Record summary
A computed fold for a 181-nucleotide RNA from Rummeliibacillus stabekisii, annotated as Lysine riboswitch aptamer. Taxonomically the source falls in Rummeliibacillus (Bacteria, Bacillati, Bacillota, Bacilli).
[in-house]
RNA sequence: AAUAAGGAUAGAGGCGCAAAAACCAUGAGUAAGCUGCAAGAGGAUGAUGAGAUCCGACUACUGCAGUGGAAAGGGGAAUUUGCCGAAGCUUAGAGAAACUCAUAUUUCUCUAUUGCUGGGCCUGCUGUUGAAUAAACACAGGACUGUCAUGUAGGAAACUAUAUGGAGGGCUAUCGUACGC
Numbered sequence: 001a002a003u004a005a006g007g008a009u010a011g012a013g014g015c016g017c018a019a020a021a022a023c024c025a026u027g028a029g030u031a032a033g034c035u036g037c038a039a040g041a042g043g044a045u046g047a048u049g050a051g052a053u054c055c056g057a058c059u060a061c062u063g064c065a066g067u068g069g070a071a072a073g074g075g076g077a078a079u080u081u082g083c084c085g086a087a088g089c090u091u092a093g094a095g096a097a098a099c100u101c102a103u104a105u106u107u108c109u110c111u112a113u114u115g116c117u118g119g120g121c122c123u124g125c126u127g128u129u130g131a132a133u134a135a136a137c138a139c140a141g142g143a144c145u146g147u148c149a150u151g152u153a154g155g156a157a158a159c160u161a162u163a164u165g166g167a168g169g170g171c172u173a174u175c176g177u178a179c180g181c
Base pairs, nucleotide, nucleotide: 007175008174009173010172011171014084016083017082018081019080020079023076024075033067034066035065036064037063038062042055043054044053045052047103048102049101050100051099087117088116089115091112092111093110094109095108096107097106098105118145119144121142122141123140124139126138127137128136129135147166148165149164150163151162152161153160154159
C1' cells in the first nucleotide's frame, strides 16, 4: 500500500419462528333485509368542521315486538412451505386506504435507525387491541433450557457435574485475509 472485518460458507438451541389454503368452533341467534305497533322531521356517508351525494309525510331517525339470518378480523388441531434475528417491538421516513378538503386517528406495504429482546413456558383483578374470561403485544416477576467464559470437584485427556456471570454484532465447524509468536 492492497485485500478488508460485524470476512465467507455450513450448522445448533426446541411445546423453536413465521406464512399459506382447506376444515372446525367462536363471532351469533348478532348485523343487514322484511313486517306490525308507537312516535313525528329530520337522518346517513369511521371522529371534528366545511362541501358533495343519498334516504325521508308513499313515514326516515328512534323505541318495542315478530320474521330472518350472515361475514370479516382474531383463534384451534393437523398438513404444506420458508427458515434459526428465525421473529417481535420501538423510533423515523415514504406511499396507499377509510366520498372530497383540512386536522387528528386507525389499518396496510416498503425502507432505515446496524435501537431493544438468546429461546420457549408460567404468573399478573397491570396496560393496549379485541365480541370475549380466547389470543397477540408491552412491562414486571419466576423457575427451566441452549451457548460461552470463569471458579470448584472428578478425570491421562476429551469431557462431566456444580456455582456465578455475559449476550445472538453471540456460539460451533471448515475455509480464508492481515498481523504476531
Rfam family: Lysine riboswitch aptamer. Rfam's curators write: Riboswitches are metabolite binding domains within certain messenger RNAs that serve as precision sensors for their corresponding targets. Allosteric rearrangement of mRNA structure is mediated by ligand binding, and this results in modulation of gene expression. This family includes riboswitches that sense lysine in a number of genes involved in lysine metabolism, including lysC.